A computed fold for a 73-nucleotide RNA from a Bacilli bacterium, annotated as transfer RNA. Model confidence (mean pLDDT): 82 of 100. It matches the Rfam family "tRNA". Rfam describes the family as follows. Transfer RNA (tRNA) molecules are approximately 80 nucleotides in length. The source organism's lineage runs through Bacteria, Bacillati, Bacillota and Bacilli.
RNA sequence: GGGUCUGUAGCUCAGUUGGGAGAGCAUCUGAUUUGCAUUCAGAGGGUCGAGAGUUCGAGUCUCUUCAGAUCCA
Numbered sequence: 001g002g003g004u005c006u007g008u009a010g011c012u013c014a015g016u017u018g019g020g021a022g023a024g025c026a027u028c029u030g031a032u033u034u035g036c037a038u039u040c041a042g043a044g045g046g047u048c049g050a051g052a053g054u055u056c057g058a059g060u061c062u063c064u065u066c067a068g069a070u071c072c073a
Stems, first nucleotide, its partner, number of pairs: 001072007010025004019056001027043005049065005
């Protein structure tokens, strides 16, 4: 320098035909307990790496760019 893959909540990830942004763990609150733990119920937490485009509508499609991994040279 060229090719491929990944980027979504604090962490690990799902999102399969373009239409509801989610799960587990973690955090907080409440119940349970003499107390702690366990268990149960609920809540908060997101510019879907960044920018632009297509579309009535984009996490998803296209382009550019950033970071990481990997292959070739």